[in-house]
RNA sequence: AAAGUUGGCCAGACAGUCGCCGCGUGGCAACACGGGGAGGAAAGUCCGGGCUCCAUAGAGCAAAAUGCCAGCUAACGGCUGGGUGUCGAAAGGCAACGGAAAGUGGUGCAGAAACUAAAACCGCCGAUGGCUACUUCGGUAGCACAGGUAAGGGUGAGAAGGUGCGGUAAGAGCGCACCGCGCAACGGGUAACCGCUUGCGGCAAGCUAAACCCCAUUUGGAGCAAGACCAAACAGAAGGCCAUGAUGCUGCUCGCAUCGUCUUCGGGUAGGUUGCUUGAGCGUGCUGGUAACGGUACGCCUAGAUGAAUGACUGUCCACGACAGAACCCGGCUUAUCGACUGACUUUUGUG
Numbered sequence: 001a002a003a004g005u006u007g008g009c010c011a012g013a014c015a016g017u018c019g020c021c022g023c024g025u026g027g028c029a030a031c032a033c034g035g036g037g038a039g040g041a042a043a044g045u046c047c048g049g050g051c052u053c054c055a056u057a058g059a060g061c062a063a064a065a066u067g068c069c070a071g072c073u074a075a076c077g078g079c080u081g082g083g084u085g086u087c088g089a090a091a092g093g094c095a096a097c098g099g100a101a102a103g104u105g106g107u108g109c110a111g112a113a114a115c116u117a118a119a120a121c122c123g124c125c126g127a128u129g130g131c132u133a134c135u136u137c138g139g140u141a142g143c144a145c146a147g148g149u150a151a152g153g154g155u156g157a158g159a160a161g162g163u164g165c166g167g168u169a170a171g172a173g174c175g176c177a178c179c180g181c182g183c184a185a186c187g188g189g190u191a192a193c194c195g196c197u198u199g200c201g202g203c204a205a206g207c208u209a210a211a212c213c214c215c216a217u218u219u220g221g222a223g224c225a226a227g228a229c230c231a232a233a234c235a236g237a238a239g240g241c242c243a244u245g246a247u248g249c250u251g252c253u254c255g256c257a258u259c260g261u262c263u264u265c266g267g268g269u270a271g272g273u274u275g276c277u278u279g280a281g282c283g284u285g286c287u288g289g290u291a292a293c294g295g296u297a298c299g300c301c302u303a304g305a306u307g308a309a310u311g312a313c314u315g316u317c318c319a320c321g322a323c324a325g326a327a328c329c330c331g332g333c334u335u336a337u338c339g340a341c342u343g344a345c346u347u348u349u350g351u352g
Base pairs, nucleotide, nucleotide: 001348002347003346004345005344006343007342008341010339012317013316014315015314016313017312018311020037021036023034024033025032026031039323043334044333046332047331048330049329050328051223052222053221054220063219064218065217066216067215068082069081070080071079072078083097084095085094086093087092098214099213103212104211105208106207107206121153122152123149124148125147128146129145130143131142132141133140134139161179162178163177164176165175166174180203181201182200183199184198185197186195187194188193227274228273229272230271234267236265237264238263239262240261241260245259246258247257248256249255281300282299283298284297285296286295287294288293318321
């Protein structure tokens, strides 16, 4: 310098004017002054937790989720570190990564045969049996009919592991050596797992469990429109007061019924208040840990609306500005995203 890998960080900048939503101070008020006002994803609502209400003796079934090991955490299906497998020359990436020698199911094409396991298309053999010829009657030669054979060819992702020697009629873990595989012991590691030293077993047989299933672990439900408080109106209940008033039975008197008004109670609509933002909070230093993360000291306060604010304009500059807008709050994951800066690492080339 080029090509690449993997983290972090920023998200037009500055100034002015006019608004909008909270807060503080002053003011009776109008208002004035001061200060604050979206994100790295505020998104999807996919996981986990806080908080609230309801439910809840205990146990089981069902259902769902998760699934190598260890650690972190409030918790997690998250993160960190490690193991194994796999991709890459490497830095590194990716993996629901328990069980297919419990059971059931699925499995295109090719091929003689495909998973209950065996199977003979080509090839090889002709030991054994059969047939034919010859025979010194012991056998010999031929045929390839029965049969033997999984070493070779061919099909396939896969046909009872590979190489070599022995062995055989030809062959075969049939036997042996080495490699591989499984199991046990031993050694290392907290563990997953690894090592190869020793022993044992000739060797178990495709793929699929984000198919059913088996095993293990976890899970009560609903959500801030949760929930709490105040409370006009109004249905209702209780008590009191007033004129003996109005209306009706009735033309009149008595009587009865209804109507008034006040207070209290209880329910609770409209409306209002609260929940609401000081929190598993943020920054810096020190410190324990490989890391995730933890501890500690100091400092900081950084939207809180409820028809719902966060905008518009002007000027200057540049690289001409992407995706996108809080609604109870946090921790994650996933998805979208113009461009800029920066740390660590890998490979190649050149120069010194």
Bacterial RNase P class A from a Neisseriaceae bacterium, 352 nucleotides, folded computationally. Taxonomically the source falls in Neisseriaceae (Bacteria, Pseudomonadota, Betaproteobacteria, Neisseriales). The RNAcentral record of the sequence draws on ENA. Its Rfam family is "Bacterial RNase P class A". Rfam classes the family as a ribozyme. Its mean pLDDT, the model's own confidence on a scale to 100, is 76.